[in-house]
RNA sequence: AUCCGGAAAGCCACACCCGUCGUGAGGCGGGGCCGGAAAGCUACGGGUCUCUCAAGGGAGAUAGCCGGGCUGCCAUAA
Numbered sequence: 001a002u003c004c005g006g007a008a009a010g011c012c013a014c015a016c017c018c019g020u021c022g023u024g025a026g027g028c029g030g031g032g033c034c035g036g037a038a039a040g041c042u043a044c045g046g047g048u049c050u051c052u053c054a055a056g057g058g059a060g061a062u063a064g065c066c067g068g069g070c071u072g073c074c075a076u077a078a
Stems, first nucleotide, its partner, number of pairs: 002078001011036002016031006034064001040070003044067003047062006
C1' cells in the first nucleotide's frame, strides 16, 4: 500500500420521549435501550409510503428496504 473479516475505543443512531416545521408520508434540534464497516453522499433503477386528481396522471417522503454510482476514518489480523 492492498484485500478479507470483526465491531472494542471513538463515530453514527431505529423504536420511544420532548421541542419545532409540514395537510401528510416525514424533516430538523435535544435525549436515546435496537442496531450499523459505509447506518457517509447521491432519488439513477426497483420497492414501500404520503398528498392530490373523476381517471390518466401530478407533486412529494424514504439512502436505517434492495440494487447502481461517488467518496472514505480508526484499530486488529493476514